Source information
Small-subunit ribosomal RNA from a metagenome, 1509 nucleotides, folded computationally.
């Protein structure tokens, strides 16, 4: 960081940190210390890893070489040597070294025991070591085999075997004594019996012998060796405590548990056999499954904890897999042995050999881990008297950035700042003192030269000390180092060889340009990309770390997110439906007493960790020394306060008694009325019912409706009340028995006897299920009417289960106060139920007081809401239960139930949310006030008809572009034949067609001719203005070369500015300061009134302001001043057929400037004394007087890049520009908007009247003449209150037409013409004359309009040569309606509700279809682990037997026996294997079941607003 507009919380994901035996990718310079097969306890070539001793024996080569001697083929001899091989003996081989497969206890760890034991070598300590004996390997020689190797015969020796002696002693028995003791024994210790060793070698001395170099025998020294006793080491055994998940594993045990007897070991012991007896273990988790070598420590964290046990160090356990023993002090043996099997090799096939989890090294599997090296110099270890042998232990070295730690890849100076690359507003920025260039240094690599520590020690010579000795010690000789000519030091060149990775939206330090377009791609979590991407790539640029740097993967942490320390359960996830009540846990008062907890002392164990003015390696990693800790545990002292435990007590906490009391509490039994239904009779007559309206029923066979009378079956009206009782569920006429339970009072009595309460056990609505009854009403299901688009529904008529009652059984509800019992404590206040008390008082009342039952509400508390003595406040004990959302209360097991079902209760997979509260919108077929032609009430339209415009669509070369609900469509366009024109077709130009600078040069024009469709070309004619000193000058205009700038109506209104539409001329919309709330946010702006108004009063935690309203402007309405010409003309005068025509006049109108007037000022009423209404006076005009102009914050990514502007992109002999033609005018349609009409309120024809705005000289045009008209001709006024447009139409008189496709209407067509303009074909307007279409009042649907208004009639105007049903004005006639807001639409203001916030055109369910993905069942089928029975049984021990056999020792008649041994056999066990049958667990599977996911489908519309039931 992530849920939201937004806010609090609640939660879950996910980051930042440190670590690793790590591994991939980029990139890599140097040393030093470490470290390196975690997978396949998978197979393994080849070398090496355990030997030694000749001072224990006995035998004994050879190559060579020397020497003789030869027949030259050899032979002998010395010496090689008493050495090599080997063989008897001794010790080692049980140490070292490897792995973690197995083990959840026969281990480890930590503390004990062993009075139940052993112990080679070694140290002490006593005493010995006499005297015999047969043998046998090697050796020779015969056979047997391929080979391993075996066999018979012959010879020999010992520290090998054996017997006899001695007995210090040990053992055994037998009798004592002394002490201790756990009562079992144990230690010391006397006495008598019996038993019970041994082996020499070698060293010097003397001395005999003899074959003269050996061999006796004495003396002494080492070593050796026997017996015993101590000791140290080592090891076995046993014990108490500590140790991992699962209960979806709940019971397990027959040697099992114990006892008596035997065996049996070093030892104790069901270790083991017989025999007895029923035991043992388990909810403090036995049992079984799973997973797992244990520790010291390692890592992480503040910690406590959590994960982990590689290297080093201690224990175990395993050595191809099981199974066995043998030897031996020690093994049930890694580099011994027997058997079995599995794999490999050899073979002559008949048989044999072999075990790298030593060190290397190899395959194979894997993301992945090293040399077939060097040495015993060093430590150690094993033989030896000892030289010294042997050591892949071990010291090094090599390989690997795998980890830590160090160091270097230069240093100083060097521009207002090179180049190159980037950015840019084009100015300039950055890269950057960086580089170049100038001085310097020399680490490290590299050459060249020096040179260590580690070496102690033993070995020889002397010499001393000692018993003349071992054996010690001091001295002098000569020596011992793999590493390694390394570590270090010194010189010599030279900046010379030596920087990468990954980042840059936020988190999280670091920003720009280009490509690129939801495409490529990114991504830890949010989430980027659909044409301006700081989030992809790539650049420059920035940040970081750094010989490393990112990425995975895995731990601990952040996570108080399993909460001990430190969580939580009324709505977020989380109180059990309730209660009784076992274990457990936890409990009042006061004394004693233990001293187990509890607390102080003392005693005591590597390396790691910490610490340090410490030491050693230049530093530091690294190491060495100190101190500290290692919280535990044991032992022994020693405190008792609280806890436990034992005695004694004591009431106050629980219970009881006794005295009242109130209650739909429980349970049976009886009984009562009222009212629906049926039943029966009477009375009646046609309808009744039911509904939004109906319709199915019912009913003439007589219904509803009425009266009487029976018949049931279920429920109890008023009383009734946030009353009452109950533990919950639940209890409601009435009256009896049986029953629980509760309160008030009293204070007698037990004397802690309490509290909760895991298992159990009991109660427990509806609904349903059994059995057997019972049925009036009601009413799932079903049926029919209805409704509908459908209606398996909501609405109506029936109607069965059920509902009721007995009895069984389910065991679940929103079984909720969404809120577990129980105890104490902490402000009030007001209702109510029961009960006691109290007053001067019997009552109503009032005071109080206990127990219940509501409301408000202080402190507290909470995420807010909200709770608040009835706690969600402050505490305690105990219980249950929660850890993110789906998926799932599923699914497998289990247990319950007849069944429905319930109870317990997961995972893959999946998302990044799901939630709670509370705010602000918006909405609502919510509510409540208001308003507006909104509706209603009228009046006239529109959708039907022609025609005329616009648009759709179609067509087409082109039919140029935009506008699209209200708010596009008579709109841009206030006017397309050309032109406009953006558009098509052809013809041209290309620095351009038109503008600005612009050196220079002329006249540019204009006029005539040729081509041409025209642009255009070509040629000819021709000329300027003023001023002038006549040279020229200036202005104007034009050309035209060369350059600058071109130029697009070509995309992008969704890059943008200006402008506009719209809600809406609605009354809103905001801000300061304050206060209120954890916040978002609310007050104010809400309330009461009023108003056209958020307009004003008034109230109030607000107080003011500001955009908006109003007013200020304009136009009209009425008067007044001023001015009187072009306008008037009353009154004079003149004039005229009439005429303001004329003199005149300013009075009126009327022109256009200034002012006045309207302000609820005034009265009366209502109103709150207010604002304000309502009537009224006076006025022209009355309550904004009518009308305009004025549009708040905002909203639709609304229109517009085609008015202009303008970012970015695109075009450049074109998408620019120039002409001519053509199209924008098309035409089956469709739609909006006009105009005319359908006629008689009328049309036709004749008569007569009354206007305003406005507009005219490139004009308006008068009077006269012409034409039936358009229109021509004319030319007067007039630059306009003057003179033209200009007769105004409707109306009015008076006539005609008589209801008809017409005397209506006028389109179409045909003919003639007028006008305007080069030019009416495509394409104009108009006039005449003919011609006469659809139209007879318009279907669902819909517009406008409230008054000078609609409705009618006509007029002028812009635009323009011309063209007006279309747009803006002007006036003339001139209505009807508005009860009134229930409805429609639209808005405003307050509340409400909400799962919406793109905001109801919101959201959002399930079923179906299709695609992947995990899962479950499942005939079944392979596998793997375990049991139980049997069968078979290999090596082996122990037993048995031994009639084969046999040297030691005994007898003996020498034949032999005997003693002992033993081959074989035999029984018991007993491995692998088989057989039969369970269990558990996993693969797999035709089908099949429901989940999850997905842009875009289908059908309904279930939920959110009363969501339309």
């Nucleotide at each position: 960081g992530u849920u939201u507009g937004a806010u609090c919380c609640u939660g879950g994901c996910u980051c930042a940190g440190a670590a690793u035996g790590a591994a991939c990718g980029c990139u890599g310079g140097c040393g030093g210390c470490g470290u390196g097969g975690a997978u396949u306890a998978g197979g393994c070539a080849u070398g090496c890893a355990a030997g030694u001793c000749g001072a224990g024996c006995g035998a004994g080569a050879a190559a060579g070489u020397c020497g003789g001697u030869u027949u030259c083929g050899g032979c002998c001899g010395g010496c090689g040597a008493g050495u090599a091989c080997a063989g008897c003996g001794g010790c080692g081989a049980a140490c070292u070294g490897g792995u973690g497969a197995g083990u959840a206890u026969a281990a480890g760890g930590u503390g004990g025991g062993u009075a139940a034991u052993c112990u080679g070598c070694c140290c002490u300590a006593a005493a010995g070591c006499g005297c015999g004996g047969g043998a046998u390997a090697a050796c020779u020689u015969c056979u047997g085999g391929a080979a391993a190797c075996a066999g018979g015969g012959g010879c020999u020796a010992a520290u090998a075997c054996c017997g006899c002696a001695u007995g210090u002693g040990g053992u055994u028995u037998u009798c004592g004594g002394a002490u201790c003791u756990u009562c079992g024994g144990g230690u010391c210790u006397g006495a008598a019996a019996a038993u019970u060793a041994a082996a020499g070698a070698u060293g010097c001395a003397g001395u005999c012998a003899u074959u003269u170099a050996u061999g006796g025998u004495u003396g002494u020294g080492u070593c050796g060796c026997u017996u015993u006793g101590g000791g140290a080491u080592g090891a076995g055994c046993c014990c108490g405590c500590c140790c991992c998940c699962g209960a979806u594993u709940a019971g397990c045990u027959a040697g099992u548990u114990g006892g008596u007897u035997g065996g049996g070991u070093a030892a104790a012991a069901g270790c083991c056999g017989a025999c007895c007896a029923a035991g043992g273990c388990u909810a403090c988790g036995a049992u079984c499954g799973g997973u797992a070598g244990c520790u010291g420590g390692u890592c992480u964290g503040a910690g406590a904890g959590g994960a982990u046990g590689g290297u080093c160090a201690g224990c175990c356990a395993c050595a191809c897999u099981g199974g066995g023993a043998c030897u031996g002090a020690g093994a049930u043996a890694c580099g011994g042995c027997c058997c079995a099997g599995a794999c490999u090799c050899c073979u002559a096939c008949g048989g044999g050999a072999g075990g790298c989890a030593g060190c290397a090294g190899u395959c194979u599997a894997g993301a992945g881990g090293c040399u077939u090296c060097g040495g015993c110099a060093a430590u150690g270890g094993g033989c030896g008297a000892a030289a010294g042998c042997c050591u892949g232990a071990c010291c090094g070295a090599g390989c690997g950035a795998c980890g830590c730690c160090g160091c270097g890849u230069g240093u100083g100076g060097g521009a207002u700042g090179a180049a190159g690359c980037c950015c840019u507003u084009c100015g300039g920025g950055g890269u950057g003192u960086a580089a170049a260039c100038c001085g310097c240094u020399g680490u490290u690599a590299g050459c060249g030269g020096g040179g260590a520590a580690g070496a102690a020690g033993g070995c020889c010579u002397g010499g001393g000390a000692g018993g003349u000795g071992a054996u010690c010690c001091c001295a002098g000789g000569a020596u011992u180092g793999a590493c390694g000519g390394u570590a270090c030091c010194c010189g010599c060149a030279g900046a010379g060889g030596a920087a990468g990775c990954c980042a840059c939206g936020g988190c999280u330090a670091a920003c720009u340009c280009c490509g690129u377009g939801c495409c490529a791609g990114c991504a830890g979590c949010c989430g980027c990309g659909g044409u301006a991407a700081g989030a992809c790539g790539g650049a420059g640029g920035u940040g970081g770390c750094a010989a490393g740097c990112g990425u995975u993967a895995u731990u601990c942490g952040g996570a108080u997110u399993u909460a001990u320390u430190g969580g939580g359960c009324g709505u977020a996830a989380a109180g059990g439906g309730c209660g009784c009540g076992u274990a457990g846990g936890c409990g009042g008062u006061a004394g004693g007493g233990u001293c187990a907890g509890u607390c102080c002392g003392a005693u005591a164990a590597a390396a790691u960790u910490u610490u340090c003015a410490c030491c050693g390696c230049u530093c530091a990693a690294c190491g060495g020394g100190a101190a500290a800790a290692c919280u535990g545990c044991a032992u022994c002292g020693g405190a008792u306060a609280c806890u436990g435990c034992c005695c004694u007590u004591c009431u106050u906490g629980a219970g009881u008694g006794c005295g009242g009391a109130a209650g739909a509490g429980g349970u049976g039994a009886g009984u009562g009325g009222a009212a629906u239904u049926c039943c029966u009779g009477g009375u009646g007559u046609a309808g009744c019912g039911g509904u939004g309206g109906a319709a199915u029923g019912c009913g003439u066979a007589g219904a509803u409706a009425u009266c009487a009378g029976g018949a049931g079956g279920a429920a109890c009206a008023c009383c009734g009340g946030u009353g009452g009782c109950g533990a919950a569920g639940g209890c409601g006429g009435c009256u009896c028995a049986c029953u629980g339970g509760u309160c008030c009072g009293u204070c007698a009595c037990u004397g802690a006897c309490g509290c909760u309460g895991a298992g159990g056990c009991g109660c427990g609505a509806a609904a349903g299920c059994g059995u057997g009854g019972g049925g009036a009403g009601c009413a799932a299901a079903c049926a029919g009417g209805a409704u509908u688009a459908g209606a398996u529904a909501c609405c109506c008529u029936g109607g069965u289960a059920g509902u009721c009652c007995a009895c069984g059984c389910u065991g679940u509800a929103a079984a909720c106060g969404g809120u577990g019992c129980a105890u104490a404590c902490u402000a009030g206040g007001u209702g109510u139920g029961g009960g006691g008390g109290g007053a001067a008082g019997c009552g109503a009342u009032c005071c109080u007081u206990c127990c219940g039952u509501g409301c408000c509400a202080a402190a507290g508390c909470u995420a807010a809401c909200g709770c608040g003595u009835u706690a969600a406040g402050u505490a305690u004990g105990c219980c249950g239960c929660c850890u993110g959302g789906g998926g799932a209360g599923u699914a497998c097991g289990g247990c319950c139930g007849c069944a429905a079902g319930g109870u317990u209760g997961a995972a893959a997979c999946u998302c990044a949310a799901a939630g709670g509260a509370a705010u602000u919108g918006a909405c609502g077929g919510g509510g409540g006030c208001c308003c507006g032609c909104a509706c209603a009430a009228g009046c006239g339209g529109u959708g039907g008809a022609g025609u005329a415009u616009g648009u759709g669509g179609u067509u087409u070369a082109a039919u140029u572009c935009g506008a699209c609900a209200c708010a596009a469509c008579g709109c841009g366009a206030a006017g397309a034949a050309c032109c406009u024109u953006a558009c098509c077709u052809g013809g041209g130009c290309u620095g351009g067609a038109a503008c600005a600078c612009g050196a220079g040069g002329u006249a540019a024009a204009a006029c005539c001719g040729g081509c041409g469709a025209a642009a255009g070309c070509c040629g000819g004619u021709g000329u300027g203005a003023u001023c002038u000193u006549c040279g020229g000058a200036u202005c104007g205009a034009c050309c035209g070369u060369a350059g600058u700038g071109a130029g697009g109506u070509g995309c992008u209104g969704c890059a943008u500015g200006g402008c506009u539409g719209u809600c809406g001329u609605c009354a809103g919309c905001u801000c300061g300061u304050g206060u209120c709330g954890u916040g978002a946010g609310a007050u104010g702006u809400u309330g009461g009134g009023u108003u056209a108004a958020g307009u004003c009063c008034c109230g109030c935690a607000a107080c003011g302001a500001g955009c908006g309203c109003a007013a200020c402007c304009c136009c009209u309405a009425c008067c007044c001043u001023u001015a009187g010409u072009u306008a008037c003309c009353a009154g004079c005068g003149g004039g005229u057929c009439a005429a303001g025509c004329c003199g005149g006049g300013c009075a009126c109108u009327c022109u256009a400037a200034g002012g006045g007037g309207a302000c609820u000022g005034c009265c009366c009423c209502g109103g709150a004394u207010a604002a304000c209404g309502g009537g009224g006076a006076g006025g022209a005009a009355g309550g904004u007087g009518g009308g305009g102009a004025u549009g708040a914050c905002g909203u639709c990514a609304a229109g517009u890049c085609a008015u202009c502007a303008u970012g970015g992109c695109c075009c450049u002999u074109a998408c620019g520009u120039c002409c001519a033609g053509g199209g924008c005018u098309a035409c089956a349609c469709a739609c909006g908007u006009a105009c005319u009409a359908c006629a008689a309120u009328g049309g036709c024809c004749g008569g007569u009247a009354c206007a305003a705005c406005g507009c005219g000289u490139c004009g308006c045009c008068a009077a006269c003449c012409c034409g039936c008209g358009a229109g021509g001709g004319g030319g007067a006024g007039c630059u306009a209150a003057u003179c033209g447009c200009u007769u105004a139409a409707a109306a009015c008189c008076g006539g005609u037409c008589u209801c008809a496709g017409u005397u209506c209407a006028g389109a179409u067509c045909g003919g003639a013409g007028u006008c305007u303009g080069a030019a009416a074909u495509u394409c104009g307007a108009c006039u005449c004359c003919g011609u006469g279409a659809a139209g007879g009042u318009g279907g669902a649907a819909u517009c406008g309009c409230u008054a000078g208004u609609a409705a009618u009639c006509g007029c002028g105007g812009a635009u323009c040569a011309g063209c007006a049903u279309g747009c803006c004005g002007c006036g003339g006639u001139g209505a009807a309606u508005a009860c009134g807001u229930u409805c429609c639409c639209g808005g405003g203001c307050c509340u409400u509700g909400u799962a919406c916030a793109c905001a109801c055109c919101g959201c959002c369910c399930g079923u179906c279809a299709c695609a992947c993905c995990a899962c479950g069942a499942a005939a079944g089928u392979c596998a793997g682990u375990u049991g139980u029975a049997c069968c078979a049984g290999a090596a082996g021990u122990c037993g048995g037997u031994g009639a084969a056999c046999c040297a030691a020792c005994c007898c003996u008649u020498c034949g032999g026996g005997g003693a002992g041994g033993a081959a074989g056999c035999c029984u018991c066990c007993g491995a692998a294997g088989g057989u039969a049958u369970g269990g558990c667990c996993g693969g797999u599977a035709a089908u099949u079941g429901g989940g999850g996911u997905g842009a875009a489908g289908u059908c309904g519309a279930a939920a959110c607003a009363a969501g339309g039931u």
The RNAcentral record of the sequence draws on SILVA. Its mean pLDDT, the model's own confidence on a scale to 100, is 84. Rfam family: Bacterial small subunit ribosomal RNA.